[in-house]
Molecule: transfer RNA
Organism: Bacteroidales bacterium
RNA sequence: GGACCCGUAGCAUAACUGGAUAAUGCACUUGACUACGAAUCAAGCGAUUACAGGUUCGAAUCCUGUCGGGUUCA
Numbered sequence: 001g002g003a004c005c006c007g008u009a010g011c012a013u014a015a016c017u018g019g020a021u022a023a024u025g026c027a028c029u030u031g032a033c034u035a036c037g038a039a040u041c042a043a044g045c046g047a048u049u050a051c052a053g054g055u056u057c058g059a060a061u062c063c064u065g066u067c068g069g070g071u072u073c074a
Base pairs, nucleotide, nucleotide: 001073002072003071004070005069006068007067010026011025012024013023019057028044029043030042031041032040050066051065052064053063054062
């Protein structure tokens, strides 16, 4: 340098190949429980879906470019 794959909450994954409020677990916060913790139970917080454009009535999902990571070829 060429080809291909991936990028969604602090972390790990979903989202039925375009449809409504982006979901779950852990973590975190608060409360209950306890002598205090852990565990358990209840509630809650947190995402410009890497970035910028485009298509569409509608985009995490399709298209283009950029950035980052990975595999492979030379």